RNA sequence: GCGAUAUCAAGAGAGAGGGGAGAGCACUGGCUCAAUGAUCCUCCGGCAACUGGCUUUGUGAGAGCGCGGUGCCAACCCAGCCCCGAACGGGGAAGGAUAACAA
Numbered sequence: 001g002c003g004a005u006a007u008c009a010a011g012a013g014a015g016a017g018g019g020g021a022g023a024g025c026a027c028u029g030g031c032u033c034a035a036u037g038a039u040c041c042u043c044c045g046g047c048a049a050c051u052g053g054c055u056u057u058g059u060g061a062g063a064g065c066g067c068g069g070u071g072c073c074a075a076c077c078c079a080g081c082c083c084c085g086a087a088c089g090g091g092g093a094a095g096g097a098u099a100a101c102a103a
Stems, first nucleotide, its partner, number of pairs: 003101001005099004013044001015043004022033003027080004045073003050069003053065004081092004
């Protein structure tokens, strides 16, 4: 990098330091954030429960803890393709992200 599987409407700082221009996954169109310093990196803090571990139940699903490994802490930001619909909108796919697995 590819692969299939699961989840993606929730949740979580106005923190400190660095840095210094655009950023929010690629492209396009929007919409937001940004020198009152964004995106990004480090530390602290936190959310969550994918996975290892432990506890419990009992044989099999489940429940709990939050110790380890990730991950995440503006909006999966919205739309783009298909179906339904007068429209608002709804459903599905594709794509993407994360996890563990396999190779």